[in-house]
RNA sequence: GGGCGUGUAGCUCCAAUGGUAGAGCGGCUGAUUCCAAAUCAGUAGGUUCAAGGUUCGAAUCCUUGUGCGCCCG
Numbered sequence: 001g002g003g004c005g006u007g008u009a010g011c012u013c014c015a016a017u018g019g020u021a022g023a024g025c026g027g028c029u030g031a032u033u034c035c036a037a038a039u040c041a042g043u044a045g046g047u048u049c050a051a052g053g054u055u056c057g058a059a060u061c062c063u064u065g066u067g068c069g070c071c072c073g
Stems, first nucleotide, its partner, number of pairs: 001072007010025004019056001027043005049065005
């Protein structure tokens, strides 16, 4: 330099064919306990990598850029 894949909550990851952004773990509060752990109930947490385009509507489609991984030279 070229090609491919990937970027969504603190972490690991879903999200059919474009139509309310979710789960588990973790955090916080409460119950339970002598105190904890475990368990149970509740709750908070998001610029979906960035910019533009298409569309009534974009995490999703298109373009460019960019971080990471792999392959080729």
The RNA shown here (transfer RNA) has 73 nucleotides and comes from Bdellovibrio sp. CG22_combo_CG10-13_8_21_14_all_39_27. NCBI's taxonomy places the organism under Bacteria, Pseudomonadati, Bdellovibrionales, Pseudobdellovibrionaceae, Bdellovibrio. Rfam family: tRNA. About the family: Transfer RNA (tRNA) molecules are approximately 80 nucleotides in length. The sequence was found in a public genome assembly.